[in-house]
RNA sequence: GGGCGUAUGGCGCAGUUGGCUAGCGCGCUUCCAUGACAAGGAAGAGGUCACAGGUUCGAGUCCUGUUACGCCCA
Numbered sequence: 001g002g003g004c005g006u007a008u009g010g011c012g013c014a015g016u017u018g019g020c021u022a023g024c025g026c027g028c029u030u031c032c033a034u035g036a037c038a039a040g041g042a043a044g045a046g047g048u049c050a051c052a053g054g055u056u057c058g059a060g061u062c063c064u065g066u067u068a069c070g071c072c073c074a
Base pairs, nucleotide, nucleotide: 001073002072003071004070005069006068007067010026011025012024013023019057028044029043030042031041032040050066051065052064053063054062
């Protein structure tokens, strides 16, 4: 330099054919329960969906470019 893939709460990941008011597990906060802790039960907070444009009535999802990371080729 070229090709392919990945990027979604703190962490690990889903998200089907564009209709979504974006979820799951763990973690976190408060409460219950316990002599106390763990496990358990109830409630809750937390997301510019990597960035910038475009298409569309409507984009996490489609298109273009950029950035970061990984793999392959040279």